Small-subunit ribosomal RNA from an uncultured Burkholderiaceae bacterium, 1385 nucleotides, folded computationally.
The coordinates come from a structure-prediction model, not an experiment, and the mean pLDDT is 87.
[in-house]
RNA sequence: GAGUUUGAUCCUGGCUCAGAUUGAACGCUGGCGGCAUGCCUUACACAUGCAAGUCGAACGGCAGCACGGGAGCAAUCCUGGUGGCGAGUGGCGAACGGGUGAGUAAUACAUCGGAACGUGCCCUGUCGUGGGGGAUAACUAGUCGAAAGAUUAGCUAAUACCGCAUACGACCUGAGGGUGAAAGCGGGGGACCGCAAGGCCUCGCGCGAUAGGAGCGGCCGAUGUCUGAUUAGCUAGUUGGUGGGGUAAAGGCCCACCAAGGCGACGAUCAGUAGCUGGUCUGAGAGGACGAUCAGCCACACUGGGACUGAGACACGGCCCAGACUCCUACGGGAGGCAGCAGUGGGGAAUUUUGGACAAUGGGGGCAACCCUGAUCCAGCAAUGCCGCGUGUGUGAAGAAGGCCUUCGGGUUGUAAAGCACUUUUGUCCGGAAAGAAAUCCCUUGCUCUAAUACAGCGGGGGGAUGACGGUACCGGAAGAAUAAGCACCGGCUAACUACGUGCCAGCAGCCGCGGUAAUACGUAGGGUGCGAGCGUUAAUCGGAAUUACUGGGCGUAAAGCGUGCGCAGGCGGUUUUGUAAGACAGGCGUGAAAUCCCCGAGCUCAACUUGGGAAUGGCGCUUGUGACUGCAAGGCUAGAGUAUGUCAGAGGGGGGUAGAAUUCCCGGUGUAGCGGUGAAAUGCGCAGAUAUCGGGAGGAACACCAGUAGCGAAGGCGGCACUCUGGGCCGGUACUGACGCUGAGGAGCGAAAGCGUGGGGAGCGAACAGGAUUAGAUACCCUGGUAGUCCACGCCGUAAACGUUGGGCACUAGGUGUGGGACUCUAUCGACGGGUUCCGUGCCGUAGCUAACGCAUUAAGUGCCCCGCCUGGGGAGUACGGCCGCAAGGCUAAAACUCAAAGGAAUUGACGGGGGCCCGCACAAGCGGCGGAGCGUGUGGCUUAAUUCGAUGCAACGCGAAGAACCUUACCUGGGCUUGACAUGUACGGUAAAGCGGGUGAAAGCCCGUGUGCUUCGGCGCCGUACACAGGUGGUGCAUGGCUGUCGUCAGCUCGUGUCGUGAGAUGUUGGGUUAAGUCCCGCAACGAGCGCAACCCCUGUCCUAUGUUGCCAGCGGGUAAUGCCGGGGACUCGUAGGAGACCGCCGGUGCCAAACCGGAGGAAGGUGGGGACGAAGUCAAGUCAUCAUGCCCCUUACGUCCAGGGCUGCACACGCGCUACAAUGGCCGGUACAAAGGGCUGCGAACUCGCGAGGGUGAGCCAAUCCCAAAAAACCGGUCUCAGUUCGGAUUGCAGUCUGCAACUCGACUGCAUGAAGUCGGAGUCGCUAGUAAUCGCAGAUCAGCACGCUGCGGUGAAUACGUUCCCGGGCAUUGCACACAC
Repeated sequence: GAGUUUGAUCCUGGCUCAGAUUGAACGCUGGCGGCAUGCCUUACACAUGCAAGUCGAACGGCAGCACGGGAGCAAUCCUGGUGGCGAGUGGCGAACGGGUGAGUAAUACAUCGGAACGUGCCCUGUCGUGGGGGAUAACUAGUCGAAAGAUUAGCUAAUACCGCAUACGACCUGAGGGUGAAAGCGGGGGACCGCAAGGCCUCGCGCGAUAGGAGCGGCCGAUGUCUGAUUAGCUAGUUGGUGGGGUAAAGGCCCACCAAGGCGACGAUCAGUAGCUGGUCUGAGAGGACGAUCAGCCACACUGGGACUGAGACACGGCCCAGACUCCUACGGGAGGCAGCAGUGGGGAAUUUUGGACAAUGGGGGCAACCCUGAUCCAGCAAUGCCGCGUGUGUGAAGAAGGCCUUCGGGUUGUAAAGCACUUUUGUCCGGAAAGAAAUCCCUUGCUCUAAUACAGCGGGGGGAUGACGGUACCGGAAGAAUAAGCACCGGCUAACUACGUGCCAGCAGCCGCGGUAAUACGUAGGGUGCGAGCGUUAAUCGGAAUUACUGGGCGUAAAGCGUGCGCAGGCGGUUUUGUAAGACAGGCGUGAAAUCCCCGAGCUCAACUUGGGAAUGGCGCUUGUGACUGCAAGGCUAGAGUAUGUCAGAGGGGGGUAGAAUUCCCGGUGUAGCGGUGAAAUGCGCAGAUAUCGGGAGGAACACCAGUAGCGAAGGCGGCACUCUGGGCCGGUACUGACGCUGAGGAGCGAAAGCGUGGGGAGCGAACAGGAUUAGAUACCCUGGUAGUCCACGCCGUAAACGUUGGGCACUAGGUGUGGGACUCUAUCGACGGGUUCCGUGCCGUAGCUAACGCAUUAAGUGCCCCGCCUGGGGAGUACGGCCGCAAGGCUAAAACUCAAAGGAAUUGACGGGGGCCCGCACAAGCGGCGGAGCGUGUGGCUUAAUUCGAUGCAACGCGAAGAACCUUACCUGGGCUUGACAUGUACGGUAAAGCGGGUGAAAGCCCGUGUGCUUCGGCGCCGUACACAGGUGGUGCAUGGCUGUCGUCAGCUCGUGUCGUGAGAUGUUGGGUUAAGUCCCGCAACGAGCGCAACCCCUGUCCUAUGUUGCCAGCGGGUAAUGCCGGGGACUCGUAGGAGACCGCCGGUGCCAAACCGGAGGAAGGUGGGGACGAAGUCAAGUCAUCAUGCCCCUUACGUCCAGGGCUGCACACGCGCUACAAUGGCCGGUACAAAGGGCUGCGAACUCGCGAGGGUGAGCCAAUCCCAAAAAACCGGUCUCAGUUCGGAUUGCAGUCUGCAACUCGACUGCAUGAAGUCGGAGUCGCUAGUAAUCGCAGAUCAGCACGCUGCGGUGAAUACGUUCCCGGGCAUUGCACACAC
């Protein structure tokens, strides 16, 4: 920096990721080289080999080897004589080097100091090194034993051992004195001595004593060094002293005696963990984590203990004892210690060769040569890490083939390949070939020692030898693109996308999350991205994480202020003077090992790596200086703090008194039937006299009004009145003290209510409890009772939403306005009740500032200082365990396992609320008529069925798709057939017709057979057959879609641009005041405008005018009839057609602050959108439809396609919706008489006439329609009859007989006549429609249609009732409020 809490936002906060790193491991893959690194686990056990020896110039010697000499023919034997040398004596080394990290929290380590010490080898001095002695290994000869080994006797040497002498110095001392050493060996040699050995001399190496040095080691101190207080007290050699002992040395290190100390909240003791450091990793740094390799220190060496030797050890490859384990054994007894190098087993995710060499560096021994050295240097194994190189380079478009995708055009892989031309690093082969190696040694030369040209030392010159690695690095040559690429990822974070498979399966996943049939997230492929001899994963550390915050966080509401004050320690502290110098600051010095890191160079071809120099090493110590600041000491001051004094206010606290009202109870009176209680009731009380009311009495508790975001108190808290005791505070002036202050871990006080203990008290109230209700239940809410308790005294408890959810103190930083307590002041006339100033308290508003926002804002949550407390994701959990407190209840302190990716705060927009406000709608109310009951029709569910095709399912499915299923329709079922197909286009080949007609079979379709004829511009067209592409699908998915539609809703809303406000989501505009049917309009306003909606524009209708006048009309004129606009004519009227007018709150009055508008009125056919229709904003319901149509994907292809016959969609115990007809007298029936509108008609409407009771039949005028026909309108009106009945109501059902349509009315049509005459007497809970030409009621027409309507769509006739009103139900709009909701109650 990013992802992740939300619809979105800001914040808080956790989780996760991107980075770097590793002694790593695992998966896939693997060409080379250089440099590094390699048991992190069982300090588990170890076979085998090697890892510490060396010196013959200390010694006696001679086992083995070689040489010489002697003997012997030879085999062979003898001979320490020489080179040398096993074993032994002796010396030095073995205490180094190498390994490991078990233990250790201090006996360690780091840094800096200190005094009471030791020191082999090494260096520098001084002085010595004389003279004797006795042994003992080896060896020889025995003995014992399986072995390891032991033992007896005898011989022998020394630089082994012991005396003596001497003592420069050393040590002791009583200051006189005393004590204690030594070793020789080698080289050379002139003179001298000696038989010789040799003496002697000299040089060198040794030896003894001593002084000093260097280096090393031992000891002491200071500071620093992990976690836990759920470890708070620890300690008897403990702390100190005196005197001893002991040590190389100080010291309770040890001992005796004496004293009673010592350590600890600045964390003792205890427990856990751990080698420490230089450094390593990370990080901007500060930090955090780690302590492999390299280096310093420590500790350890099978486990535990112990000492010996030695300069040095309490000793890795020494000893002794004990223990465990392993091995050998003749069972008696012995041996061993890989945490050395290799290696083995075991453990484990996991860590190498039983290699080479002492060539170099270093170490031990030696005079040296040299020997030893698993230290070391090399090699081997391992991509374990870092670094470097390579796997080719150029050219090459027909953009090859193949793969993948595709919209089928193409795209991509991709200049990639091939091809052509080059190069040769690496690898292979051949050849050449280093540096690491110059010392010791030899020759020569100078100097020193010396008698010396010897020896030895130092220096110069010359020479020769010596290489494990290794024929390696490196160089040259040859052939030849030849020998060499993978891994992870591709939803976001995070660079990189498509196809197929799969279908919440298989699987993925670091977090968020993918997968339920179109998966860029699973698997595979193509393509792409990243890194590359590696790439991923896992584990681990730091970072990001300011997520423990020193740098650098917080605590009103997110986690977080202790309930509150007092106060020891601690922290912090006014002003001034002087001193001091602990802190502080400045300079110098020492130290801070090397390596590492950094800078500048150098060497390997570069780099890694190695290396020279520098810088750095924050630190610690010593020292000098300064005196501002802090501290310390001393002395002043008064502004902080306090004391005295004068007022003032107050429910501040304790104690004992006392008053009145009220409740309850008791007694008495009056009085009678109820009282009480609730939403409604009941339990309860009452005729044994309640409630009510009057009088008297008892008792307990609490104090109405006053009363006030008034007062007092640290908080909890405090309320009648007066008395008494007492704390604190404010204000004013004066005097005094002189920093006496602030905070406050622990501590110890106070601390509501409830609760506990003991004893009182008990009126009312009232947990528990009982009863009554409510309820599905009601262990509740409501009611009637009622015990603890509430009250008092004393003692506990110690907690609260103990809250201002805001610790205390001090200072500073605009104001305005209330209120409580003081003081001062102004004016008026003595009085302030008014105004002003000031101090203290308590509220509200508000600027700057702060805040995530809300908000806070001189009473800070602003700006600073000081001190305390507390927080670190949610849950688990304020829980468990432990401890402390408590009589108990319980309190205080306070985790972990496990689990989640969130949990939260504030604000925003919605939705929601049995929240409130305003408003609307046949929403309720007021009315009228229905539905729900009956029969029938119709649709649906269910059941049934071979099939009862499919869809529609709350409103918004159910007389819906369907404006009309007997066949057809038809998609369903059964059966029979067809396969380029019932239908389209194209290609190839063939035919010349196809039809039609006829025959056979069959239910038909179909199959088989016969007959048989086209058009033509001669190219062909048409048609048929065969084959192939393809057709076809009412098969799936309406949750892949388009289009269309429903619904909220004809509700008044939904948005945008710019501006402004807000960190932001968003807000504003669109809110507010009015008004409207309306976001309609007006006014106001940080908004100003605009768009889609509203309205208007369109159609019908209502009035009038103009024009026109047939098929319409007929007033006037004329003619005619039995009658009729029938005729001539006419345009007046009705009507038709077309075009206009009219209505706009325009006018008047009132209301409205203005306006918009509203109310009333006039005029008018119509009045406030006149009535009706069309018209449906942004969106919502994954609403409906893949079966209207279109369409992606999937599926079927002699069938899920297509044709045919029959059946089904009409089935029926049931249930529901929508209707029709009724139940009757506002009616039924009969007769008579009127008045419409809107439609339709040539495969048609069909008059008149005629037949039939009728449906209808026959015949057929007229009409392609303002002309003719359907066509009778019906209710109505007039007259008659019926008289309340299952009827003269009602018509279902059934029987018989018919009519019509149609190929055909059996399943399954409509209608007619006669007969039959069911249920039904107005319909439970509930529910629907309608506000005027509406409801209700009456008929007419049309679409579909051969036929079939009680449905649907239209038309007119007759024609009401009611609306107080908006409390309630339902739906909606606006603003507001709450919210833990947002797939939104």